This is a predicted structure of a 74-nucleotide RNA (transfer RNA) from an Ignavibacteria bacterium. It matches the Rfam family "tRNA". Rfam's curators write: Transfer RNA (tRNA) molecules are approximately 80 nucleotides in length. Rfam classes the family as a transfer RNA. It was read from a public genome assembly. NCBI's taxonomy places the organism under Bacteria, Pseudomonadati, Ignavibacteriota, Ignavibacteria.
[in-house]
RNA sequence: GGGCCAGUAGCUCAGGUGGUUAGAGCACGCGCCUUAUAAGCGCGGGGUGGGAGGUUCAAAUCCUCCCUGGCCCA
Numbered sequence: 001g002g003g004c005c006a007g008u009a010g011c012u013c014a015g016g017u018g019g020u021u022a023g024a025g026c027a028c029g030c031g032c033c034u035u036a037u038a039a040g041c042g043c044g045g046g047g048u049g050g051g052a053g054g055u056u057c058a059a060a061u062c063c064u065c066c067c068u069g070g071c072c073c074a
């Protein structure tokens, strides 16, 4: 330098061929249970969807550029 893949909650990850309300587990907060803690059960908070544009009635999803990380080739 070229090619490919990934970036979604604090962490690890889902999310058929765009379809309107973005979810799970763990963690965190509250409650129940317990003498108490842990475990268990229930509820809840938490998202610029890497950034900027574009296409579309509608974008996490499609297109372009950029950023970060990884793999391969040279």
Base pairs, nucleotide, nucleotide: 001073002072003071004070005069006068007067010026011025012024013023019057028044029043030042031041032040050066051065052064053063054062